Notes: The RNA shown here (transfer RNA) has 71 nucleotides and comes from Clostridiales bacterium UBA7273. The source organism's lineage runs through Bacteria, Bacillati, Bacillota, Clostridia and Eubacteriales. It matches the Rfam family "tRNA". By type it is a transfer RNA. From the family's description: Transfer RNA (tRNA) molecules are approximately 80 nucleotides in length. The coordinates come from a structure-prediction model, not an experiment, and the mean pLDDT is 80. It was read from a public genome assembly.
RNA sequence: GCGGAUGUCGUCUAAUGGCAGGGCUCCAGCUUCCCAAGCUGGCGACACGGGUUCGAUUCCCGCCAUCCGCU
Numbered sequence: 001g002c003g004g005a006u007g008u009c010g011u012c013u014a015a016u017g018g019c020a021g022g023g024c025u026c027c028a029g030c031u032u033c034c035c036a037a038g039c040u041g042g043c044g045a046c047a048c049g050g051g052u053u054c055g056a057u058u059c060c061c062g063c064c065a066u067c068c069g070c071u
Base pairs, nucleotide, nucleotide: 001070002069003068004067005066006065007064010024011023012022013021018054026042027041028040029039030038048062049061050060051059
């Protein structure tokens, strides 16, 4: 330099052109003499820029980061 893959809450992960779901963590409550465990509820996310579309996290282009391969 070329090609490919992946970017989603603090962390791990799912999904799809029409309200973005789950596990762990965190917060509050219940329970307990206290802690842990357990139960209930809550906060919080589609890397970034542009385009297409009534509507984009999804499709297209660019860019950035990481990984893999080729040279």